[in-house]
RNA sequence: CUAAGUUGUAGUAACUGGCGAAUUCACACGGAAAGCCCGUGGGGAAGCUGCAACGCUCAAUAGAUCGCUCGCCUGGGUCGCUAUC
Numbered sequence: 001c002u003a004a005g006u007u008g009u010a011g012u013a014a015c016u017g018g019c020g021a022a023u024u025c026a027c028a029c030g031g032a033a034a035g036c037c038c039g040u041g042g043g044g045a046a047g048c049u050g051c052a053a054c055g056c057u058c059a060a061u062a063g064a065u066c067g068c069u070c071g072c073c074u075g076g077g078u079c080g081c082u083a084u085c
Stems, first nucleotide, its partner, number of pairs: 005054008015044002017073005027041005042068001063079004
C1' cells in the first nucleotide's frame, strides 16, 4: 500500500437426475435402473480468477443460492456461519 461492495469486461466453471401432469410438445438420441444414473449433442448456470471504473457500504442471524413449463421425490454444487485436523 492492497483487502469489503457495485457495475462492466475477459477467462474458468461445479452441477445439469427419476416419475407424473398439462402443453403453442419447453431437452434429443442410445443404454441402463427400484432405482433417481452413463455417453454424445443442444440449452442453462451459481461461484471463482484477472483487468477497469465507481468507491470505503465490511454488524447480527444461519442461512442464502445454481441446473430444461409445473408438481412430487432423489442426489449434488457454491457462498456464508461454527468446530476439528